[in-house]
RNA sequence: GGGCCCGUAGUCUAGUGGUAAAAUGCCGCAUUCGCAUUGCGGAGUCCCGAGUUCGAUUCUCGGCGGGUCCA
Repeated sequence: GGGCCCGUAGUCUAGUGGUAAAAUGCCGCAUUCGCAUUGCGGAGUCCCGAGUUCGAUUCUCGGCGGGUCCA
C1' cells in the first nucleotide's frame, strides 16, 4: 500500500427497514443476627458525518478505530 471482516449498556453478545434486547456488572428494596445466595424493581447503549426512505442500529458513500490475509 491492497483485499476481507467487525464497531450496539461498564464488560460480553443478540437484533439486519417500523417499541433497542439478554447475560453479567452497578443502584435500591425484601429475605438474614450479619454476610453470601435468592426474589422484585431501577438507571445505563446503536463509533462519527452525509445520502436513500414516510421511517435507518439495519441499506449506500466517506471518515475514524480494531482484527485478519497478501505484498
This is a predicted structure of a 71-nucleotide RNA (transfer RNA) from a Candidatus Pacearchaeota archaeon. The source organism's lineage runs through Archaea, Nanobdellati and Candidatus Pacearchaeota. Its Rfam family is "tRNA". By type it is a transfer RNA. About the family: Transfer RNA (tRNA) molecules are approximately 80 nucleotides in length. RNAcentral holds the sequence, with entries from ENA.